Predicted 3D model of a 74-nucleotide RNA (transfer RNA) from Candidatus Raymondbacteria bacterium RifOxyA12_full_50_37. Lineage of the source: Bacteria > Bacteria candidate phyla > Candidatus Raymondiibacteriota. The coordinates come from a structure-prediction model, not an experiment, and the mean pLDDT is 81. RNAcentral records the identical sequence in 7 taxa. The RNAcentral record of the sequence draws on ENA. Its Rfam family is "tRNA".
RNA sequence: GCCCGGAUAGCUCAGGUGGAUAGAGCGCUAGUUUCCUAAACUGGAGGCCACAGGUUCGAGUCCUGUUCCGGGUA
Numbered sequence: 001g002c003c004c005g006g007a008u009a010g011c012u013c014a015g016g017u018g019g020a021u022a023g024a025g026c027g028c029u030a031g032u033u034u035c036c037u038a039a040a041c042u043g044g045a046g047g048c049c050a051c052a053g054g055u056u057c058g059a060g061u062c063c064u065g066u067u068c069c070g071g072g073u074a
Base pairs, nucleotide, nucleotide: 001073002072003071004070005069006068007067010026011025012024013023019057028044029043030042031041032040050066051065052064053063054062
């Protein structure tokens, strides 16, 4: 250089056929419980889905380019 895969919450990831308010676990946080802590239970906050364009009535999802990460190849 070329080829393939990936980028979604603080972390690890789902969301494969485009459709209504984008989810889970852990973490964080408030409450209940406890003498206190932990555990357990109940609730809450936290994302404009790497960036820029395009297609479409509608894009996390499809197409193009760029950046970064991983793998393959000479």